[in-house]
C1' cells in the first nucleotide's frame, strides 16, 4: 500500500418556547386540588421467551420406587448455568485464525439406499497358482504355449462403493496371506511432565473385521411445583338466595408410606338456576447495582477504598415544535464555497445474569499474508 482475521467504542449534540410523568422544598385550598421553583424521567439489544437464578405461594417440602426433562473432554470462575475463561483432543488454513451436541460401539438392539460377490457369524464377479483328465500346436524330444472339464489353495492385484478381514515396504510362498521383519496405527504395562484432560518415551502382544448413538440405548452428574395475570390488603355491593345428589373430599409433583387440613344431616365437595362486583393500595424498584482507583490472577474474575442514586407508568408518561451544527450521499463550482435529500435497528411493565437474533452511518486499536521503497 493492498488483501484478511479479530477485539473495543459510539450510534446524534447544543439552544428557546410549551406540554406530560413521578419525586423535593415553599404556598394557597371548597380538601377535590391548584401556583411557584429544584432534580430524575425508554436500550445496546428494552426484541426472542432460548437458559440460569432473585422473589412470592403451596401448612413441614419427610422417606422409598419411579417417570420425564436437561448436561457431556478438563481445570477454573459465578449466586447459578447448557454462560463465560483458559488448556486439552479433532478437524479447515501458508498464517493471523476459526468450527466441534467432543463419555460409551468388547451390555444389547436397529440402519448403512443404490452399486457391488459380498455391507458384518461377511464374501469370490473378474482374477492368480498347483494338481488331475483331455484336444492341439511348436520341439535341440529337456520341456514349452493355448483351449475345455474336474475338484483345490487364496483374498495380494482389479472392479463396486461414502466405508469391503489395519496401512507402507522388505522377505517369503506353487500362487498368496502379519505368514515374518522394520516403522506406522491398535491393545497392554511401565517411567517422566501435568491439577487434570492428556502428552512424551520405553518395553510387550501379530493384534478384536467397519461406520453410525443429532438412532434406541448404556454411563456419570443435576432438576419439587406453578408463576407478578405470582401474592397480600382495604372497601364497596347483592337476595344470611334458591333446587337436586351427598359421605367422604382435599394437599404434600407421578406411585407407595407417612402426615396434614376440612366435613359426615348445623353438609366438606360437587351441579343446575338465579343476583352483585370489576374499585383503590401494595408488591414496584438500593440491587448478586453503576463508575473510578489500588492490589491479586494468563484469563474469566477476586479483594480492598472512594464515589454516585441513574424511569416505576397502570389504556399506560419521558414528548411538539423552531433554529444552529455534526455525519452520510448526489449535483455545481474548485484554496474555498452553495444547493438538495438523507440520518440505522428499535420502546421499559416485577428484578437480574447469559445466550440469540436485527442494525444507515462513524471512531479506535491488535494480529496475519502479499507486493514496494528505505
Nucleotide at each position: 500500500g493492498c488483501g484478511g482475521u479479530u477485539g473495543g467504542c459510539u450510534g446524534g449534540a447544543c439552544g428557546g418556547u410549551c406540554g406530560c410523568u413521578g419525586u423535593c422544598g415553599g404556598g394557597g385550598u371548597u380538601c377535590g386540588c391548584c401556583c411557584c421553583g429544584g432534580g430524575a424521567g425508554a436500550g445496546g439489544a428494552a426484541a426472542g421467551u432460548c437458559c440460569g437464578g432473585g422473589c412470592u405461594c403451596c401448612g413441614c417440602a419427610g422417606a422409598g420406587c419411579g417417570a420425564a426433562g436437561g448436561u457431556g473432554g478438563u481445570u477454573g470462575u459465578u449466586a447459578a448455568c447448557g454462560g463465560c475463561a483458559a488448556c486439552c483432543g479433532g478437524g479447515a488454513g501458508c498464517g493471523a485464525u476459526c468450527c466441534c451436541a467432543g463419555g460409551g460401539a468388547a451390555a444389547g438392539u436397529g440402519c448403512c439406499a443404490c452399486a457391488g460377490a459380498a455391507a458384518a457369524c461377511a464374501u469370490a464377479c473378474c482374477g492368480c497358482c498347483a494338481c488331475g483328465g483331455u484336444c492341439g500346436g511348436c520341439u535341440u524330444c529337456g520341456g514349452u504355449c493355448g483351449g475345455c472339464c474336474g475338484g483345490g489353495g487364496u483374498a495380494a492385484g482389479g472392479g463396486u462403493g461414502a466405508a469391503a478381514a489395519g496401512g507402507u515396504g522388505c522377505g517369503g510362498u506353487a500362487a498368496g496371506a502379519g505368514c515374518g521383519c522394520a516403522c506406522c496405527g491398535c491393545g497392554g504395562c511401565g517411567g517422566c511432565g501435568g491439577u487434570g484432560a492428556c502428552g512424551u518415551c520405553g518395553c510387550u502382544g501379530g493384534c478384536a473385521g467397519g461406520g453410525u448413538a443429532a438412532a434406541c440405548c448404556c454411563c456419570a452428574c443435576c432438576u419439587g411445583g406453578a408463576g407478578c395475570a405470582a401474592g397480600g390488603c382495604c372497601a364497596a355491593a347483592u337476595a344470611a338466595g334458591g333446587g337436586c345428589g351427598g359421605a367422604g373430599a382435599g394437599g404434600c409433583u407421578g406411585c407407595u408410606c407417612g402426615u396434614c387440613u376440612c366435613g359426615u344431616c348445623u353438609g366438606a365437595c360437587g351441579u343446575c338456576c338465579g343476583g352483585g362486583u370489576a374499585g383503590g393500595c401494595c408488591g414496584c424498584u438500593c440491587g448478586a447495582g453503576g463508575c473510578c482507583g489500588u492490589u491479586c490472577g494468563u484469563g474469566a474474575g477476586g479483594a480492598c477504598g472512594g464515589u454516585c442514586c441513574u424511569a416505576g407508568a397502570u389504556g399506560g408518561a419521558u414528548g411538539a415544535u423552531c433554529g444552529u451544527c455534526g455525519c452520510c450521499c448526489c449535483c455545481c463550482c474548485u484554496c474555498g464555497g452553495g444547493g438538495g435529500g438523507g440520518u440505522a435497528c428499535a420502546a421499559a411493565a416485577c428484578c437480574c445474569g447469559g445466550c440469540u437474533u436485527a442494525c444507515a452511518g462513524g471512531c479506535c486499536g491488535g494480529c496475519c499474508g502479499c507486493u514496494c521503497c528505505c
About this RNA:
Predicted 3D model of a 374-nucleotide RNA (Bacterial RNase P class A) from a Planctomycetota bacterium. It matches the Rfam family "Bacterial RNase P class A". Rfam classes the family as a ribozyme. The model forms 97% of the base pairs in the Rfam consensus. It was read from a public genome assembly, where an Rfam model found it. The prediction has a mean pLDDT of 76.